RNA sequence: GAGUCGGCCGGAUGGCCGCGUACGGACCUGCUCGCGAGAGUGGUGAUCCGUCCGAGGAACGUCCGGACUCCGCAGGACAGGGUGCUGGGUAACACCCAGUCGGGGUGACCCGCAGGACAGUGCAACAGAGAGCAGACCGCCGAUGGUGCCGGGCUUUCGGGCGCGGCACACAGGUAAGGGUGAAACGGUGCGGUAAGAGCGCACCAGCAUCCGGGGCGACCCGGAUGGCUCGGUAAACCCCAUCCGGAGCAAGGCCGAGCAGGGGAAGGGUGGUCCGCCCGUUCGACCCCGGGUAGGCCGCUGGAGCCGGCGGGCAACCGCCGGCCGAGAUGGAUGGCCAUCGAAGGGCCGCAAGGCCCGGAACAGAAUCCGGCGUACAGGCCGACUCGU
RNA sequence: GCCGGAGUAGCUCAGCUGGUAGAGCAGCUGAUUUGUAAUCAGCUGGUCGGGGGUUCGAUUCCCUUCUCCGGCU
Numbered sequence: 001g002a003g004u005c006g007g008c009c010g011g012a013u014g015g016c017c018g019c020g021u022a023c024g025g026a027c028c029u030g031c032u033c034g035c036g037a038g039a040g041u042g043g044u045g046a047u048c049c050g051u052c053c054g055a056g057g058a059a060c061g062u063c064c065g066g067a068c069u070c071c072g073c074a075g076g077a078c079a080g081g082g083u084g085c086u087g088g089g090u091a092a093c094a095c096c097c098a099g100u101c102g103g104g105g106u107g108a109c110c111c112g113c114a115g116g117a118c119a120g121u122g123c124a125a126c127a128g129a130g131a132g133c134a135g136a137c138c139g140c141c142g143a144u145g146g147u148g149c150c151g152g153g154c155u156u157u158c159g160g161g162c163g164c165g166g167c168a169c170a171c172a173g174g175u176a177a178g179g180g181u182g183a184a185a186c187g188g189u190g191c192g193g194u195a196a197g198a199g200c201g202c203a204c205c206a207g208c209a210u211c212c213g214g215g216g217c218g219a220c221c222c223g224g225a226u227g228g229c230u231c232g233g234u235a236a237a238c239c240c241c242a243u244c245c246g247g248a249g250c251a252a253g254g255c256c257g258a259g260c261a262g263g264g265g266a267a268g269g270g271u272g273g274u275c276c277g278c279c280c281g282u283u284c285g286a287c288c289c290c291g292g293g294u295a296g297g298c299c300g301c302u303g304g305a306g307c308c309g310g311c312g313g314g315c316a317a318c319c320g321c322c323g324g325c326c327g328a329g330a331u332g333g334a335u336g337g338c339c340a341u342c343g344a345a346g347g348g349c350c351g352c353a354a355g356g357c358c359c360g361g362a363a364c365a366g367a368a369u370c371c372g373g374c375g376u377a378c379a380g381g382c383c384g385a386c387u388c389g390u
Numbered sequence: 391g392c393c394g395g396a397g398u399a400g401c402u403c404a405g406c407u408g409g410u411a412g413a414g415c416a417g418c419u420g421a422u423u424u425g426u427a428a429u430c431a432g433c434u435g436g437u438c439g440g441g442g443g444u445u446c447g448a449u450u451c452c453c454u455u456c457u458c459c460g461g462c463u
Stems, first nucleotide, its partner, number of pairs: 001388009011342007019054002022051005027045001028043006056364001060375002063373005068249004075280002078277001080245005085099005100114001101112004115240002120238002122234002137179002139175003144172002146169006153162003187205006206230001208227008253299004263290003272284002275281001306325008346359005391462007400415004409446001417433005439455005
């Protein structure tokens, strides 16, 4: 100088004013007791005073998983859906930790929805000769067969016939080494071999299958032997295998109060109902149209798989024990504003530079049943460990 | 707050099991007409909301994100 990983903070301090919950008091008020002063016990709030506390690392997105509540139980079959290397953690998970394998990087390190393609079905456009137990367009060859020409041999009834050698044609045919197409063309290199070629043969390498030995809980790794010579891709296509899943959601759900007419019509189908679908099963007695009423209060509600510290176990995630602490609960929805000091980024001026002065005034965002994760947004700052280059 | 759905041409929508993205209206040009409308012929116009992944190949499959719409007291 360039970079990798992990953790933390995310305006600070003081003053004044304001808002919300809870508690205490004042004010107001009910009941009881008392002749009375008063005492006891409740209630209520657009009021006042005091005290404590009062947004986040993501409160966000609502993508997963749970707690909790209701569906009488949470049931059975099918369908459907989720997950998918191994071992562990956890209430649970698609999360986390540790490893294995594959890929990327010089490296620290990072990334991976990472089971199965000899169970079966399907797909591969265009291009190309050929795309799945493939294929002959160019090229190469043409050994063998065919045709033609030449040479000489044997034979003849003199027309010819038979076989041999050479050359040519590229007709049949051979060939997957080379060219070309493609994302993908049925192992790679070398030697032999051949008419030309080819795992056709051999050596080495890669890969596959089977077996054996060793290590590991396991995924898997290391080593060896044998075999036929090669057996492709896609499952974030259907599918198969393993495993998990009942549904709905705090506007769940419960209690109290107020009000209205259970009034009229239609329907007569076990129709219908937020039980995802469907069958069984279970439950309600309605659904539809007209008409009428309500738009309140309380509980659920915030103390919890909680936070902090110490010790112990574990590589770690995490777990156990002990001690301490209480840290928002609104319901049109509080958590804000002003002033002073300090202040990051950024900008301007001066200076050779170190630096000085002035301006400026802080990102993303905001609880709403709660919790564990993931993902996304984020001005800027701090700390630690490590790598590469010089 | 809790839950569900949709983004494709200027507008309204197709595009199912992956293989060169279409239709109607609108726009432009030409024909027809004295001229306009209508009609006929032709043409233009697409980050398939954004990003990433799987695959040879993605509008389509998967993940994430943005915007819009709807339901529930």